[in-house]
Context: one part of a larger RNA
RNA sequence: GGCGCGGGGUGGAUGCCUAGGCACAGGACGGCGAAGAAGGACGUGGCAAGCUGCGAAAAGCCGGGGGGAGCUGCAAGCGAGCGUUGAUCCCCGGGUGUCCGAAUGGGGGAACCCGGCCGGGGUUAUGCCCGGUCAUCGUGCGGGUGAAUACAUAGCCUGCAUGAGGCGAACCAGGGGAACUGAAACAUCUAAGUACCCUGAGGAAGAGGAAACAACAGUGAUUCCCUGAGUAGCGGCGAGCGAAAGGGGAGGAGCCCAAACCGUGGGGGCGUGACAGGCUGCAGCCGUUGUCCCCGUGGGGUUGUAGGGCUGUUCCGGAGGGGCCUGCAGGUUCUUCGGAUAGCGGAUUUGAGUGAGCCGAAGCGCGUUGGAACGCGCCACCGCAGGGGGUGAGAGUCCCGUAGGCGAAGCUUGGGUCGUUGUCUGGGAGCAGUACCUGAGUAGGUCGGGACACGUGAAAUCCCGAUUGAAUCUGGCAGGACCAUCUGCCAAGGCGAAAUACGUUCCUGUGACCGAUAGUGAACCAGUACCGUGAGGGAAAGGUGAAAAGCACGCCGGGAGGCGAGUGAAAUAGAUCCUGAAACCUCGUGCCU
Numbered sequence: 001g002g003c004g005c006g007g008g009g010u011g012g013a014u015g016c017c018u019a020g021g022c023a024c025a026g027g028a029c030g031g032c033g034a035a036g037a038a039g040g041a042c043g044u045g046g047c048a049a050g051c052u053g054c055g056a057a058a059a060g061c062c063g064g065g066g067g068g069a070g071c072u073g074c075a076a077g078c079g080a081g082c083g084u085u086g087a088u089c090c091c092c093g094g095g096u097g098u099c100c101g102a103a104u105g106g107g108g109g110a111a112c113c114c115g116g117c118c119g120g121g122g123u124u125a126u127g128c129c130c131g132g133u134c135a136u137c138g139u140g141c142g143g144g145u146g147a148a149u150a151c152a153u154a155g156c157c158u159g160c161a162u163g164a165g166g167c168g169a170a171c172c173a174g175g176g177g178a179a180c181u182g183a184a185a186c187a188u189c190u191a192a193g194u195a196c197c198c199u200g201a202g203g204a205a206g207a208g209g210a211a212a213c214a215a216c217a218g219u220g221a222u223u224c225c226c227u228g229a230g231u232a233g234c235g236g237c238g239a240g241c242g243a244a245a246g247g248g249g250a251g252g253a254g255c256c257c258a259a260a261c262c263g264u265g266g267g268g269g270c271g272u273g274a275c276a277g278g279c280u281g282c283a284g285c286c287g288u289u290g291u292c293c294c295c296g297u298g299g300g301g302u303u304g305u306a307g308g309g310c311u312g313u314u315c316c317g318g319a320g321g322g323g324c325c326u327g328c329a330g331g332u333u334c335u336u337c338g339g340a341u342a343g344c345g346g347a348u349u350u351g352a353g354u355g356a357g358c359c360g361a362a363g364c365g366c367g368u369u370g371g372a373a374c375g376c377g378c379c380a381c382c383g384c385a386g387g388g389g390g391u392g393a394g395a396g397u398c399c400c401g402u403a404g405g406c407g408a409a410g411c412u413u414g415g416g417u418c419g420u421u422g423u424c425u426g427g428g429a430g431c432a433g434u435a436c437c438u439g440a441g442u443a444g445g446u447c448g449g450g451a452c453a454c455g456u457g458a459a460a461u462c463c464c465g466a467u468u469g470a471a472u473c474u475g476g477c478a479g480g481a482c483c484a485u486c487u488g489c490c491a492a493g494g495c496g497a498a499a500u501a502c503g504u505u506c507c508u509g510u511g512a513c514c515g516a517u518a519g520u521g522a523a524c525c526a527g528u529a530c531c532g533u534g535a536g537g538g539a540a541a542g543g544u545g546a547a548a549a550g551c552a553c554g555c556c557g558g559g560a561g562g563c564g565a566g567u568g569a570a571a572u573a574g575a576u577c578c579u580g581a582a583a584c585c586u587c588g589u590g591c592c593u
Stems, first nucleotide, its partner, number of pairs: 001592009015578001016543002020514002022511007029503002031167002039100003042055003046078002050074002061094006070082003105114003115134007136164010171202001172200005182189001186236001212219002223250005233241002254495003257439001261299010277286002279330006304473001306438003309434008319336006337426008346418009357406003363379001365378004380397002382386001388400003444468008454480001475490005530537002550577001553564004
């Protein structure tokens, strides 16, 4: 020196563990904000660096409820206190809540600087301090002023009231809208109306009561799921794209205007003495009350077997009061009362959920091994509870719990009754007549685009730009060019729950999910340290023991550290602490050289 064996060091693999993650399902809830949010800065403790909590009333103040012996957060210690006159703690409500931040008195390089006005404190007085108020824009109402342009209007100024602004994970609707890629290149096409940007809203959004489908039979708003079906089709007929009807389910809801006509208010035109009108008849009386157009408003009315209006007529139908010039009769209209229905954070009552909690059976069994019994042996007991966790090893009967049962304020939600507000209703039905109404720069055409599974195609249907431009119920649209027949439907106004989508957040349950190089980037003071001008990128890092019992005391040493002693079941469990692999280092020893 090599090889082997044994001991040790280093190192942190492996095993075991879990405080943290991941996924799915069900449920709750679905917003916060100028009454100042989300998120922060700075403060705040007797001693206080960090985290947490809180806000100059600062680990807290007040009240209601729960709970019942300890308490002053993580987090020890010292010090000082609190608590059965009920603390700490938990739930709920209230108060306080610096400065920044939409940030809003003005400014600004966020957490800073500087003001006006009103009131208050302080000072001899100013400076200073405290409270309130002062951004912008929209809308409504009022006041003033006031162009082109005479009146006026627009505009401008101003007072009051009210709203908006910003944040938020996904879901939703709308406005814009790629490329890589695929087509084995590439241009139509595809990717894809995707990503992304913008706007807006809600707990959902959107859609929604047929100018629909269908096919000679019928269905009967919308939405969602399964199917139809990778079918019919579309397609450099390439790559690819890709329905609908129908059938089966979930859910289930239908309504309101515009117009005709009647009344009424306002404005304008025309009209009057031979007076048109005033509900009708007779008589009297009044007299611009008339009529047409426009605007507002109440009634009326809302559909396709057409519906409605108006006129006439028939039948059925409660009451009181008022109006329609007066009297009588009839009619008509308004209102009260009555009926129906919806809302109400009005009252009351009742239920469910949530939200602190509460009760909850049976061995303080005996023996044995052990440091420890929850193990083993034996004997009992409960069970609507033998899910789970903890306790010095594996516990139905030790603890927390579990099955089962109970539960307040507050919040969410359902029902009943009363009250109140709003709406509807007091007329309905039939017959006949009349042809008054039934959404116009609309439908449709042409040209150019877009959307429809459909790429211009034979291209219907829907939407947009340009340009044209109907009909009016004896009407119009659709049924995939177009025409006829037939059938279905009624556009050019509006509203609407449920079935559906999502999960920032909370609760519960589960796992052929992970177990510290895994699982979130993050089990640990992590979006931290650190890197970057910045946008942004982004770690490593868990485990003593049952219990600190965390080694009193002695010795060596300056200390670090170690040797004894002691604790402990164990100290080669001594805090670089469970187990402790390998590389690597070393000690002892055998053999070889």
Notes: A computed fold for a 593-nucleotide part of an RNA from a Gemmatimonadota bacterium, annotated as large-subunit ribosomal RNA, domain I. Taxonomically the source falls in Gemmatimonadota (Bacteria, Pseudomonadati). Its mean pLDDT, the model's own confidence on a scale to 100, is 81.